[in-house]
This is a predicted structure of a 509-nucleotide part of an RNA (small-subunit ribosomal RNA, 5' domain) from an uncultured bacterium.
The full RNA is in RNAcentral, with records from ENA and SILVA.

Context: one part of a larger RNA
RNA sequence: GACGAACGCUGGCGGCGUGCUUAACACAUGCAAGUCGAACGAUGAAGCUGGUGCUUGCACUGGUGGAUUAGUGGCGAACGGGUGAGUAACACGUGAGUAACCUGCCCUCUACUUUGGGAUAAGCCUUGGAAACGGGGUCUAAUACUGAAUAUUCUCAUGUCAUCGCAUGGUGGUGUGUGGAAAGUGUUUGUGGUGGGGGAUGGACUCGCGGCCUAUCAGCUUGAUGGUGGGGUAGUGGCCUACCAUGGCUUUGACGGGUAGCCGGCCUGAGAGGGUGACCGGCCACACUGGGACUGAGACACGGCCCAGACUCCUACGGGAGGCAGCAGUGGGGAAUAUUGCACAAUGGGCGGAAGCCUGAUGCAGCGACGCCGCGUGGGGGAUGACGGCCUUCGGGUUGUAAACUCCUUUCAGUAGGGACGAAGCUUUUUGUGACGGUACCUACAGAAGAAGCACCGGCUGACUACGUGCCAGCAGCCGCGGUAAUACGUAGGGUGCGAGCGUUGUCC
Numbered sequence: 001g002a003c004g005a006a007c008g009c010u011g012g013c014g015g016c017g018u019g020c021u022u023a024a025c026a027c028a029u030g031c032a033a034g035u036c037g038a039a040c041g042a043u044g045a046a047g048c049u050g051g052u053g054c055u056u057g058c059a060c061u062g063g064u065g066g067a068u069u070a071g072u073g074g075c076g077a078a079c080g081g082g083u084g085a086g087u088a089a090c091a092c093g094u095g096a097g098u099a100a101c102c103u104g105c106c107c108u109c110u111a112c113u114u115u116g117g118g119a120u121a122a123g124c125c126u127u128g129g130a131a132a133c134g135g136g137g138u139c140u141a142a143u144a145c146u147g148a149a150u151a152u153u154c155u156c157a158u159g160u161c162a163u164c165g166c167a168u169g170g171u172g173g174u175g176u177g178u179g180g181a182a183a184g185u186g187u188u189u190g191u192g193g194u195g196g197g198g199g200a201u202g203g204a205c206u207c208g209c210g211g212c213c214u215a216u217c218a219g220c221u222u223g224a225u226g227g228u229g230g231g232g233u234a235g236u237g238g239c240c241u242a243c244c245a246u247g248g249c250u251u252u253g254a255c256g257g258g259u260a261g262c263c264g265g266c267c268u269g270a271g272a273g274g275g276u277g278a279c280c281g282g283c284c285a286c287a288c289u290g291g292g293a294c295u296g297a298g299a300c301a302c303g304g305c306c307c308a309g310a311c312u313c314c315u316a317c318g319g320g321a322g323g324c325a326g327c328a329g330u331g332g333g334g335a336a337u338a339u340u341g342c343a344c345a346a347u348g349g350g351c352g353g354a355a356g357c358c359u360g361a362u363g364c365a366g367c368g369a370c371g372c373c374g375c376g377u378g379g380g381g382g383a384u385g386a387c388g389g390c391c392u393u394c395g396g397g398u399u400g401u402a403a404a405c406u407c408c409u410u411u412c413a414g415u416a417g418g419g420a421c422g423a424a425g426c427u428u429u430u431u432g433u434g435a436c437g438g439u440a441c442c443u444a445c446a447g448a449a450g451a452a453g454c455a456c457c458g459g460c461u462g463a464c465u466a467c468g469u470g471c472c473a474g475c476a477g478c479c480g481c482g483g484u485a486a487u488a489c490g491u492a493g494g495g496u497g498c499g500a501g502c503g504u505u506g507u508c509c
Base pairs, nucleotide, nucleotide: 001508002507003506005505006504007503008502009501012375013374014373015372016371017370018368019367020333025331026330027329029328030327031326034075035074036073039072040071042069047064048063049062050061051060052059053058054057082286083285084284092210093209094208095207096206097205098204101203102202106199107198108197109196110195111194112193113192114148115147116146117145123138124137125136126135127134128133149185153181154180155179156177157176158175159174160173161172162171163170164169212258213257214256219249220248221247224246225245226244227243228242229241230240231239261283262282263281264280265276266275267274268273288309289308290307291306292305311322312321313320314319339365341364342363343362347361348359349358350357351356378408379407380406381405388399389398390397391396412450414445415444416443417442418441422436425433426432453498454497455496456495457494458479459478460477464493465492466491467490468489474481475480
């Protein structure tokens, strides 16, 4: 000097930041991912309207109308948010490579959008179970599922071009042909769907280099190192498998053990370095513990599924339910860390043609002197140098212009009145739309009125006297003070330093 700090004494206001470093301990309760009726079958409210009956505004019935939701279907749910347990590794950083790759939505170019079929949920009937959740029968729709044609892609053959290679040849682009395989075509007024080419974005894989401690760890390795065939993958590859060969790593530290998420950065320092990885940003890993796949463009998936385990809860004992390292909040641990708040107004995200809905992301508010910064607690005059306190050589000195008194001012806080920007956009027009917030800010009002402490004073080190105590009580960062004249202990007066803070402790330079 610094801090995500803590503790002691003290404490007026505001702005901007910041706040479980410990138990990746266990969690009550609420919320944190939905949306689309312009894909579909149902249900069909309000309103409008026709008819009939009559009590003249009520009942019945028909049409229109579309609110409404559980279901089928589509997209999203792999983003956003949290945490740092594991990981010494291509995890990260940086620089290359893929002629070994994938990529929903988006942009762009191009071609097509033909013709058939059978079901099923919801519904209705019935039935099992305490519940969770089911079983059977029957009916129906689609942008759900599915057959065929066409075009395309892949494979094989062949022509040509480019590239690598001395060469047989390998690789890539492209044209043609035949056979096979795979995927694929849906309404409508907007818009969509499918195939192919390109782009963008995101991802996957490979390699060079770089960054901890330990030799009181010296040898390690059998899918181990390489080859051939096969399998698998989006794709290369011992990734997996059969056979063959016997290799591969290592004192430039292998293997083992310990510790640890990595970086941009941050702290310190003149620098070189040293320390660190909270907040913010990039990457990675994890989601009660261990394992596994499904769906999908994308997961081996925090608020999805299955199995096992520990724990908790419900039960009619037959069986079931759960996962806050999301936002709040609770218990526990700890020296220690906040509200079960408001709003989608803005920014951004999901769905939708849109209106709009959802969004504990986000924007705000609340709490904490936790940090940084700003402001205030008044200003001018005022000597009889008042009273009181303390000291005294008893003359006085000091507190001290300090107070009183007098003349002013009103920041901040308080009261009253006015009162935003943030609103760009969206909506056909008109119009409407602000959580923060009656906040910021402006004006007026009254009155010095409501607002100062903490540590230190032997030397280092700025600042000294008196009394009490008497190696006691105590102080202390180091040297050291205290045993009857203590500037070092305790108190008082005075002084020094900083100031809404001041000290102490811890850690780093």